[in-house]
Formats: sequence, C1' cells, structure tokens
RNA sequence: CAUGGUCUUCAGGGCGGGGCGGAAUUCCCCACCGGCGGUAGGUCGCCCCGCGCGACGAGCCCGCGAGCGCCCGUGCCGCCCGGCAUGGGGUCAGCAGACCCGGUCGAAUGCCGGGGCCGACGGUCACAGUCCGGAUGAAAGAAGACGCUU
Repeated sequence: CAUGGUCUUCAGGGCGGGGCGGAAUUCCCCACCGGCGGUAGGUCGCCCCGCGCGACGAGCCCGCGAGCGCCCGUGCCGCCCGGCAUGGGGUCAGCAGACCCGGUCGAAUGCCGGGGCCGACGGUCACAGUCCGGAUGAAAGAAGACGCUU
C1' cells in the first nucleotide's frame, strides 16, 4: 500500500398564487422537487503543458436502495376460510416509474437548444411526488478510526 475484518459518524427535496366547492396544500390552471453507485465529449481549477492530474457533472442510459407485493414464522379473532397485529427473508422482480426532436461531433437518450414525461404504502369532510403517519426507523452508499488477517 492492497484485499478481507471490526468499529464509529453521516446518509431526501418540494404547494407559493388562482379557480370550482359545504369540504381539496389531494381535483383544475400556473408553480415547485429530484436518494446512491456506474457511464462522461461538459464546466472549473492545477500544471513538470503531456487530450497529464484533481473537483463537480443524467429523476426518465445501466444497476442499487427504502416501501408495497411475494415467501417463511408467531400471536389473536374458538377451528377452516378470511382478517388483524407482529418478527424475519431479500430468493422472485409483480407494483417498479418516466425521452423524444433538432444541433455539434469520429462518437452523445449524458453536451447545447426545444418540447415532453415519471414519482411506494396507509390516512384524509374530496382523488396527494410536495400534507399527516410507520420513520428519533431502515438503507443503497460516503467518510473516518483500528492494524486484527493475508
């Protein structure tokens, strides 16, 4: 120094205005938001100037995560069925989402211009990406410590 290990910390944003209505941050018009890793022709900086190094750089390209489903268990509703509560799995990939056109180029779904599209579950006086809730949770992963293993 590298690989593995142990531990610690961190790890999500957004309804403002108007309309209808008894009632909507849920509908309609205008608005607002974009987790993590990869990919890299953009931007910035450094420079021993070498397309060298560093930082940032995609919601809709590839993959991942939480949630629901699914699977396994426990308790309760007398039993089955069905339901409710709760614990576990992360095998399955069902919900699981969404991009085109023009330009430049050797090369772009990433750059430039334009127009579009997407967003778990439960709750609610009325249908929610933006409100409330599980969640002071979990986690993709990021940073650091130790120097235990090879």

A computed fold for a 150-nucleotide RNA from Derxia gummosa DSM 723, annotated as FMN riboswitch aptamer (RFN element).
The coordinates come from a structure-prediction model, not an experiment, and the mean pLDDT is 75.
The RNAcentral record of the sequence draws on Rfam.
Rfam family: FMN riboswitch aptamer (RFN element). Rfam describes the family as follows. The RFN element is a highly conserved domain that is found frequently in the 5'-untranslated regions of prokaryotic mRNAs that encode for flavin mononucleotide (FMN) biosynthesis and transport proteins.
Lineage of the source: Bacteria > Pseudomonadati > Pseudomonadota > Alcaligenaceae > Derxia gummosa.